This is a predicted structure of a 355-nucleotide RNA (Bacterial RNase P class A) from a Chloroflexota bacterium.
Its Rfam family is "Bacterial RNase P class A". A reference for the family is Frank and Pace (1998), "Ribonuclease P: unity and diversity in a tRNA processing ribozyme", Annu Rev Biochem. Rfam classes the family as a ribozyme.
It was read from a public genome assembly, where an Rfam model found it.
The prediction has a mean pLDDT of 78.
RNA sequence: CAAGGAGACCGGGUGGUCGCUCCCCGGGCGACUGGGGGGAGGAAAGUCCGAGCUCCACCGGGCAGGAUGCUGGCUAACGGCCAGGCGGGGUGACCCGACGGAAAGUACCACAGAAACAGACCGCCCGCCGGAAGGCGGGUAAGGGUGAAAUGGCGGGGUAAGAGCCCACCGGCGGACCGGGCAACCGGCCGGCCGGGCAAACCCCAUCCGGAGCAAGGCCAAAUAGGAGGGCAUAUGGGCGCCCGGCCCGCCCUCGGGUUGGCCGCUUGACACCGGCAGCGAUGCCGGCGCAGAGGGAUGGCCACCGCCCUUCCCUGUAAGGGCACAGAACUCGGCUUACAGGUCUCCUUGCCCC
Numbered sequence: 001c002a003a004g005g006a007g008a009c010c011g012g013g014u015g016g017u018c019g020c021u022c023c024c025c026g027g028g029c030g031a032c033u034g035g036g037g038g039g040a041g042g043a044a045a046g047u048c049c050g051a052g053c054u055c056c057a058c059c060g061g062g063c064a065g066g067a068u069g070c071u072g073g074c075u076a077a078c079g080g081c082c083a084g085g086c087g088g089g090g091u092g093a094c095c096c097g098a099c100g101g102a103a104a105g106u107a108c109c110a111c112a113g114a115a116a117c118a119g120a121c122c123g124c125c126c127g128c129c130g131g132a133a134g135g136c137g138g139g140u141a142a143g144g145g146u147g148a149a150a151u152g153g154c155g156g157g158g159u160a161a162g163a164g165c166c167c168a169c170c171g172g173c174g175g176a177c178c179g180g181g182c183a184a185c186c187g188g189c190c191g192g193c194c195g196g197g198c199a200a201a202c203c204c205c206a207u208c209c210g211g212a213g214c215a216a217g218g219c220c221a222a223a224u225a226g227g228a229g230g231g232c233a234u235a236u237g238g239g240c241g242c243c244c245g246g247c248c249c250g251c252c253c254u255c256g257g258g259u260u261g262g263c264c265g266c267u268u269g270a271c272a273c274c275g276g277c278a279g280c281g282a283u284g285c286c287g288g289c290g291c292a293g294a295g296g297g298a299u300g301g302c303c304a305c306c307g308c309c310c311u312u313c314c315c316u317g318u319a320a321g322g323g324c325a326c327a328g329a330a331c332u333c334g335g336c337u338u339a340c341a342g343g344u345c346u347c348c349u350u351g352c353c354c355c
Stems, first nucleotide, its partner, number of pairs: 001351010012306007020039008041326001045337002048335005053213004060244004065209005070084005085099001086097004100204002105202002108197002121144002123140007152170002155167003171194002173191003177188004217264004227255006237249004271290001273288006307324006
């Protein structure tokens, strides 16, 4: 200097002017008015998880359905986060993982290929027949071919030729055992045991899970018609996921009537930020400080200057023009995911050059 990796932050500022909304105090019969203080996000988004809160259900037995899936921690909880292990990607910093079980069972692995729970196409060796080409029998899976994958890999010995047949190393599997670690696992030692893959296929195992949602739910005021007609079913019926028990009473069509107002919920929270302590960390504790609440829905409009970015002007300088991201709380939090013009900082990795 260039390229990358991880993390954090800003994303507008200042002045003037007119305006909006909430709270407190004061004035006014009222309309309104004076003063003071507060007023959108890192994602407020998606509605994907988890909760707080509210209401409903809850009686038992059995079955289903859904979610998660290595180990240890954090947390109110989670499918989240942290640390570690193993596997994969990358030169690396780092990143990703749907990461329990294939020795309970069932299913699938097309085509190609001799063969895909396993039968030899080419070939190699031995014997016999034959003038030769070739044929027959036996042995073989080391070499070649097919394929995503084929009787672990590689080197040697051995053999008629070969083969874990034997041996060394590597890999997988198994193991009473030894060492490290809380553990997942890692290392050692022993064993020739050596035919897979796939469970984001069904399945098995372990753990967890009631439903709906602020349009939840309450209070006040006001008004009315618990209406009329028709059809079906009618305890051998309908409903509560299924069965038993138990519990509650049904469905559809047409006509017609009342209400659509106000208040609460509504913002103090497992809260945000700053500092200290403990911890590798997630996080916890202590201290300080801060605090939007609308109801068609509040932060805006205008002017000027600045800041940042882009373009043009032969060059410098100056100037001119244009632009300034994603995007607005609506019960509240912890996460995840997605969007984001431009800019800043810290640490780490790789390459090149110079000293």